RNA sequence: AAAUGUGAUGCGCCAAAUCUCCCGACGUGUCGGGGGACCGGGGGAGCGCAGUGGGGUGAAGCCCCGCUUCGGCGGGGUAGGGUCAAGGGCCCUUUCGACCCGAACCCGUCAACUAACCUCGGCGGCGGAGGAAAGGGCCGUG
Numbered sequence: 001a002a003a004u005g006u007g008a009u010g011c012g013c014c015a016a017a018u019c020u021c022c023c024g025a026c027g028u029g030u031c032g033g034g035g036g037a038c039c040g041g042g043g044g045a046g047c048g049c050a051g052u053g054g055g056g057u058g059a060a061g062c063c064c065c066g067c068u069u070c071g072g073c074g075g076g077g078u079a080g081g082g083u084c085a086a087g088g089g090c091c092c093u094u095u096c097g098a099c100c101c102g103a104a105c106c107c108g109u110c111a112a113c114u115a116a117c118c119u120c121g122g123c124g125g126c127g128g129a130g131g132a133a134a135g136g137g138c139c140g141u142g
Base pairs, nucleotide, nucleotide: 011127012126013125014124018037019036020035021034022033023032024031025030026029038122039121040120041119042118043117053110054107055106056105057104061078062077063076064075065074066073067072080101081100082099083098084097088139089138090137091136092135093134094133095132096131
């Protein structure tokens, strides 16, 4: 010096998952409880249809190959999804390119949509990666 790992601060990313007020505790900025704003999800009427029961959150639906103890496991592809910050700031869309994801969980025989109405959630997990162009909205500065 490089690589790798850990920690801290700040910044950034996925996601609805943020802001704020009151009370309590002691560890003094964290935890617990309650409220508000805002964001997000579900339910929500008869009749009828279908049935291999059905349904929900989510981008995660579908196709092919191999293995299988038949529960699944591994691989490839694709619908679809995310990032490419710090050239004043925030946000949205499109094209090309690059790098990734393409899961998991829940309800329990029950739910089409939806007005009124009812109800629930605001967790968790990551990062040192950071290309080019076109258009639009808002704010700031000159």

The RNA shown here (c-di-AMP riboswitch aptamer (ydaO/yuaA leader)) has 142 nucleotides and comes from a Chloroflexota bacterium.
Its mean pLDDT, the model's own confidence on a scale to 100, is 78.
Lineage of the source: Bacteria > Bacillati > Chloroflexota.